[in-house]
RNA sequence: UGAGUAAGUGAAAUGGUCGCGGCCGCAAGGCUGAGGAAAGUCCGGGCUCCACAGGGCAGGAUGCUGGCUAACGGCCAGUGAGGGUGACCUUAAGGAAUAGUGCCACAGAAAACAAACCGCCGCUUUUCACAGCGGUAAGGAUGAAACGGUGCGGUAAGAGCGCACCAGCGGCAAGGUGACUUGUCGGCUCGGUAAACCCCAUCUGGUGCAAGACCUAAUAGGAGAACUGAUGGAGUGGCCCGCUCCGUUCUCGGGUAGGUCGCUGGAGAUUCCAGGCAACUGGGAUUCGAGAUAGAUGACCAUUCAACGACAGAACCCGGCUUACGGCUUAGUCAGCCA
Numbered sequence: 001u002g003a004g005u006a007a008g009u010g011a012a013a014u015g016g017u018c019g020c021g022g023c024c025g026c027a028a029g030g031c032u033g034a035g036g037a038a039a040g041u042c043c044g045g046g047c048u049c050c051a052c053a054g055g056g057c058a059g060g061a062u063g064c065u066g067g068c069u070a071a072c073g074g075c076c077a078g079u080g081a082g083g084g085u086g087a088c089c090u091u092a093a094g095g096a097a098u099a100g101u102g103c104c105a106c107a108g109a110a111a112a113c114a115a116a117c118c119g120c121c122g123c124u125u126u127u128c129a130c131a132g133c134g135g136u137a138a139g140g141a142u143g144a145a146a147c148g149g150u151g152c153g154g155u156a157a158g159a160g161c162g163c164a165c166c167a168g169c170g171g172c173a174a175g176g177u178g179a180c181u182u183g184u185c186g187g188c189u190c191g192g193u194a195a196a197c198c199c200c201a202u203c204u205g206g207u208g209c210a211a212g213a214c215c216u217a218a219u220a221g222g223a224g225a226a227c228u229g230a231u232g233g234a235g236u237g238g239c240c241c242g243c244u245c246c247g248u249u250c251u252c253g254g255g256u257a258g259g260u261c262g263c264u265g266g267a268g269a270u271u272c273c274a275g276g277c278a279a280c281u282g283g284g285a286u287u288c289g290a291g292a293u294a295g296a297u298g299a300c301c302a303u304u305c306a307a308c309g310a311c312a313g314a315a316c317c318c319g320g321c322u323u324a325c326g327g328c329u330u331a332g333u334c335a336g337c338c339a
Base pairs, nucleotide, nucleotide: 001335002334003333005331006330007329008328009327012304013303014302015301016300017299018298020033021032022031023030024029035311039322040321042320043319044318045317046316047208049206050205059204060203061202062201063200064078065077066076067075068074079093080091081090082089083088094199095198100197101196102193103192104191117140118139119136120135121134122133123132124131148166149165150164151163152162153161167189168188169186170185171184172183173182174181175180212261213260214259215258222252223251224250225249226248227247232246233245234244235243236242268287269286270285271284272283273282274281275280305309
């Protein structure tokens, strides 16, 4: 100088005036009041109500190994593969696609237990050409991919046919809890695809605080009891006829408005000790930091600044993930150059 990793801080701070929510107080007034992501609502759990003998299927999710956790699709430590000179980064990575089924466009002879378009070689017709039969897969041609690769030998021409090295597969031995690694042996050479069906292992009921629990008016309607007695009562109307309607009181229970709880003391926060590489676990001490229900957390003034101040606003609560974020700060690491 350029990289790379792990963290911290963060409505900028202080003071004043006015205002808003919560708690305390008779009152005056006092105390207190957003985040690292409160966000997206993508996972997991607590809690809630509904469903549910027991077992299984279907459906869904996860998918290298070991560990952590209340749980997870999260985290930690590793393995393999890929990238980088390196610090380091990325990884939907189960089935060694030999349980089975399927698919592999176009091109090409052939896209999977095989086959041969051009070639190469041999034989047949006396010979050449042509043709036919047979051998072969080195070379050409097609393709993303062609039945191991390179070289030497070998052969009529060829071929793991033989050998050396490399790649793969399998066996054995050693190391590791394991994923796996290392060594050695065997010509065993077997296409790819499971982000195709499928198979295997593990997990999995639904609902979300507008969940849910409790108290409880007025009006209307429901049930029951008592009372009244239809030759009745009320309305219309000056009156009669006519026409329309059917009661009063008390009790009970359901629901609504409204109110209370759920609601914030919790897998809490700060810190110390011990165990562990770590995630995390055990123990001790200290501490209480919003709780509304149309929903508060604001405005102005003064001073300060390397910064003129980013992303953004709680609504049941936690653990994660993802995304957004101006600047400043801290601690390791790597590469190059100079002295």
The RNA shown here (Bacterial RNase P class A) has 339 nucleotides and comes from a Peptococcaceae bacterium. Model confidence (mean pLDDT): 76 of 100. Of the family's consensus pairs, 94% are formed in the model. Rfam family: Bacterial RNase P class A. Gene Ontology terms of the family: tRNA processing, ribonuclease P activity and dimeric ribonuclease P complex. It is annotated as a ribozyme. The RNAcentral record of the sequence draws on ENA. The gene name in the source record is rnpB.